[in-house]
Molecule: transfer RNA
Organism: Lachnospiraceae bacterium
């Protein structure tokens, strides 16, 4: 270069047919405990790579771009 696939919370990941974005680890607080760890609770925390375009609505459909992995020669 061409071709697939992928980028969603500190971190690994779900997200259905387009229709208020979840979960576990991990952070904080509190219970428990003599004191820590283990459990239980409970909050915060991404508006979803980046731009644009369809749509009444887009993480989810097209288009460029960037970054990572793959292949192909």
């Nucleotide at each position: 270069a061409g071709c697939c696939g992928g980028u969603u919370a500190g971190c690994u990941u779900a997200g259905u047919u387009g229709g208020u974005a979840a979960a576990g680890c991990g952070a904080u607080a509190g219970g428990u405990u003599c004191u820590g760890a283990c459990c239980c609770u409970a909050u915060a925390g991404a508006c979803c790579a980046g731009a644009g375009g369809u749509u009444c609505a887009a993480g989810u459909c097209c288009u460029c771009u960037a970054c990572c992995g793959g292949u192909u020669g």